Record summary:
A computed fold for an 86-nucleotide RNA from a Syntrophales bacterium, annotated as c-di-GMP-I riboswitch aptamer. It was read from a public genome assembly, where an Rfam model found it. The prediction has a mean pLDDT of 90.
[in-house]
């Protein structure tokens, strides 16, 4: 340096759920909580998934399509980073 993740240390993050704020929704922020995580740090580039406000189409009610909105704790990729045995 590359690969890798046994043991340990310093520590870190935080699922469900609850409260509250925010958003059309999906979702997100904060506090509690702790299922898990060695990148569960960061980036929507590729695939995937969620939502459908505006717009478009049909229409009696209403319904359909659509991301310019999201998910990095779905997979791949990019990038940065703690510790360390073989």
């Nucleotide at each position: 340096c590359a690969c890798u993740g046994a043991a340990a240390a310093a520590g870190g993050c935080a699922a469900a759920c609850c409260a509250u704020c925010u958003g059309a929704a999906a979702g997100g922020g904060u506090g509690g909580g702790g299922c898990g995580c060695a990148a569960a740090g960061u980036c929507a580039c590729c695939g995937g998934c969620c939502u459908a406000a505006a717009g478009c189409c049909c229409u009696u009610a209403g319904g359909g399509c659509c991301a310019u909105g999201g998910c990095a704790g779905c997979g791949g990729g990019a990038u940065u980073g703690c510790c360390a045995a073989a």